[in-house]
RNA sequence: GAGAACUCUGGAGAGUGGUGCGAUGCGCCCGCCGAAGGGAUAGCGAUCUCAGGCAAAAGGACAGAGGGGGC
Numbered sequence: 001g002a003g004a005a006c007u008c009u010g011g012a013g014a015g016u017g018g019u020g021c022g023a024u025g026c027g028c029c030c031g032c033c034g035a036a037g038g039g040a041u042a043g044c045g046a047u048c049u050c051a052g053g054c055a056a057a058a059g060g061a062c063a064g065a066g067g068g069g070g071c
Base pairs, nucleotide, nucleotide: 001071006066007065008064009063010062015030017029018028019027020026021025031054032053033052037050038048039047
């Protein structure tokens, strides 16, 4: 000098759609989202939506602060 793990804070989008049942849930149908992961690209971006998600909670790219193995 750069900086891994880890900790704290902030952190978006899109259905409280229809339907069945043994119903705060699950299955099916239709619609939709892009910010974990994955596909695609030499790579980034744009993109796909397999997985994931569409009240809250959880998750969450990324950002800020701390941290500081090892180099």
The prediction has a mean pLDDT of 76. Predicted 3D model of a 71-nucleotide RNA (Glycine riboswitch aptamer) from a Paracoccaceae bacterium. It matches the Rfam family "Glycine riboswitch aptamer". Its family is annotated with glycine biosynthetic process in the Gene Ontology. Taxonomically the source falls in Paracoccaceae (Bacteria, Pseudomonadota, Alphaproteobacteria, Rhodobacterales). It was read from a public genome assembly, where an Rfam model found it.